[in-house]
Context: one part of a larger RNA
RNA sequence: CUUGCACAUGGACAAAAAGACCCCGGGAGCUUUACUGAAGUUAGGUAUUGAUGGGAAAAAAUUAACUGUUGAGCGUAGGAGGGAGCCUCACGGCGACAAUGAAACACCUCUCUUUGAUUUUUUUUCAUCUCAUCCGCUGCAAAGUGGAAACAGUGCUUGACGGUCAGUUUAACUGGGGCGGUUUCCUCCUAAAAGGUAACGGAGGAGCACAAAGGUCAGCUUAGUCCGGAUGGAAAUCGGACUGUAAGUGCAUACGCAAAAGCUGGCUUAACUGCGAGAGUGACUACUCGAGCAGAUGCGAAAGCAGGUGUUAGUGAUCCCCUGAAUCGCAGUGAUUGCGGUCAGGGCUUAACGGAUAAAAGCUACCCCGGGGAUAACAGGCUAGUCGCUUCCGAGAGUUCAUAUCGACGAAGCGGUUCGGCACCUCGAUGUCGGCUCACCGUAUCCUAGGGCUGAAGUCGGUCCUAAGGGUUGGACUGUUCGUCCAUUAAAACGGUACGCGAGCUGGGUUCAGAACGUCGUGAGACAGUUCGGACUCUAUCCUGUGCAAG
Numbered sequence: 001c002u003u004g005c006a007c008a009u010g011g012a013c014a015a016a017a018a019g020a021c022c023c024c025g026g027g028a029g030c031u032u033u034a035c036u037g038a039a040g041u042u043a044g045g046u047a048u049u050g051a052u053g054g055g056a057a058a059a060a061a062u063u064a065a066c067u068g069u070u071g072a073g074c075g076u077a078g079g080a081g082g083g084a085g086c087c088u089c090a091c092g093g094c095g096a097c098a099a100u101g102a103a104a105c106a107c108c109u110c111u112c113u114u115u116g117a118u119u120u121u122u123u124u125u126c127a128u129c130u131c132a133u134c135c136g137c138u139g140c141a142a143a144g145u146g147g148a149a150a151c152a153g154u155g156c157u158u159g160a161c162g163g164u165c166a167g168u169u170u171a172a173c174u175g176g177g178g179c180g181g182u183u184u185c186c187u188c189c190u191a192a193a194a195g196g197u198a199a200c201g202g203a204g205g206a207g208c209a210c211a212a213a214g215g216u217c218a219g220c221u222u223a224g225u226c227c228g229g230a231u232g233g234a235a236a237u238c239g240g241a242c243u244g245u246a247a248g249u250g251c252a253u254a255c256g257c258a259a260a261a262g263c264u265g266g267c268u269u270a271a272c273u274g275c276g277a278g279a280g281u282g283a284c285u286a287c288u289c290g291a292g293c294a295g296a297u298g299c300g301a302a303a304g305c306a307g308g309u310g311u312u313a314g315u316g317a318u319c320c321c322c323u324g325a326a327u328c329g330c331a332g333u334g335a336u337u338g339c340g341g342u343c344a345g346g347g348c349u350u351a352a353c354g355g356a357u358a359a360a361a362g363c364u365a366c367c368c369c370g371g372g373g374a375u376a377a378c379a380g381g382c383u384a385g386u387c388g389c390u391u392c393c394g395a396g397a398g399u400u401c402a403u404a405u406c407g408a409c410g411a412a413g414c415g416g417u418u419c420g421g422c423a424c425c426u427c428g429a430u431g432u433c434g435g436c437u438c439a440c441c442g443u444a445u446c447c448u449a450g451g452g453c454u455g456a457a458g459u460c461g462g463u464c465c466u467a468a469g470g471g472u473u474g475g476a477c478u479g480u481u482c483g484u485c486c487a488u489u490a491a492a493a494c495g496g497u498a499c500g501c502g503a504g505c506u507g508g509g510u511u512c513a514g515a516a517c518g519u520c521g522u523g524a525g526a527c528a529g530u531u532c533g534g535a536c537u538c539u540a541u542c543c544u545g546u547g548c549a550a551g
Base pairs, nucleotide, nucleotide: 001551002550003549004548005547006546007545008544010543011542012541015537022372023371024370025369026368027367028364029363030362031361034168035167036166037165038164040161041160042159043158044157045156046155047154048153050129051128052127053126054125055124056123057122058121059120060119061118062117063116064115065114068112075105078111079110080109081108082107085094086093087092133148134147135146136145137144138143171183172182173181180200184206185205186204187203188202189201207353208250209309210308214268215267216266217265218264219263220262222246223243224242225241226240227239228238248257249256251314254311255310272295273294274293275292278289279288280287284354297306298305299304320347321346322345323344324343326342327341328340329339330338331337379426380424381422382421383420385419387415388414389413390412391411392410396406397405433508434506435505436504438500439497440496441495442494443493446471447470448469449466450465451464452463453462454461473487474486475485476484477483514532515531516530517529518527519526520525
């Protein structure tokens, strides 16, 4: 070296199981004050369903009355019309007249209000009955007898309650998902000098307003600083100078604006009707600009200007429904009409804003399926903010003296042990903390070795340089790594190796199903909160390694 045998398991991202965690799509189970239904319960109406009597209420009619009170007025004046008389044998009384008052009385007529009685009708309630109906007993049945009774029961119908049951919904974007934020429109930057251009990039706004803040004609010039001037001040109103748009614009921004688009006044309604050549923008739907023509109108002497507002936000398709005006079509009647369309308006925070429905929330650790390394948790990779370690500068401390030692504020690197960022291999599986066993490596050296400087007298030290040969303990507590403590030691170094090592062991922790506490939640349930319990897979093909044997 080759071959074989025995053994060990470091590798073959070993085998097994189309990952159970995570995300995406689908499903299922469960919950509820998600939505919509259903069973069921309940209340009313009606049919089965009949008889008698009483009470109450309402309406109508008839009739009767000590009916009816502010104050003034003899005084209890309902209202209106007629009225100078009326009742009585007579006396006399009531009126008129007069007075009071807003209104005047006797007598006649009509009528209102209040109260009572009677009749009729309707509604409601109570009580009684038995013949429907139901129940008990006797009976094979027919029937008899007792009880309940027009209730109950049943049918139809209307409403309420109704996770008891059922079907479903419960958005997307997202440097994994959730939480948070956002979703339509306007302005600026990003945007790379046409236009356009993304991000959970950086900043702000809108979901209107205005009958003048619109049209036209005419006129005016803002703001700031300085100087001067009674009360008067930083700032009121007045005058001058300078600067030149810095002011103002209904509201955010950008761009505009002095022949003003800014400010003021007069007259007004073009904030019109019917159109519209032609352009811009744009996947489409849409959106924007628009000379000019006809009609009617406003302002202006006129030329002319005016189809809202300095411009850019101030918004919502289709279906359905409503309103208005004429008109068309269909159907139909003796006639009125009914249905549908055209035109003009109106009703959506349809705001997840191109709007799935008129109408919809959650839990799953009891879970399941299809997928994903398109996407998270472990490990690796890239990066190095954070972390660790050097170097430079040297303010200062060090009695004096920057550099024995320490070194602010800063600067430049290195490393790849922390926490991160990214999401590149792996989700048809790369087993996860700690311990045990066995280790190999690095040096930024804890001890041991050699040296320089020292604020090194010695003994101890400090700091730096060389150096990885060897070494680097036993316990208590905790699942712990770590840490605290005890006792030693020359020393009890720091790291890397898939935070070395589970086809080597363990399984205390974390991280299934059971159960409980606290907290949260109406609940199903949830919690990097706690607690008890909880399945670790006999056979090694190849490489590798160890031992033995043969050639």

A computed fold for a 551-nucleotide part of an RNA from a Candidatus Roizmanbacteria bacterium, annotated as large-subunit ribosomal RNA, domain V. Model confidence (mean pLDDT): 83 of 100.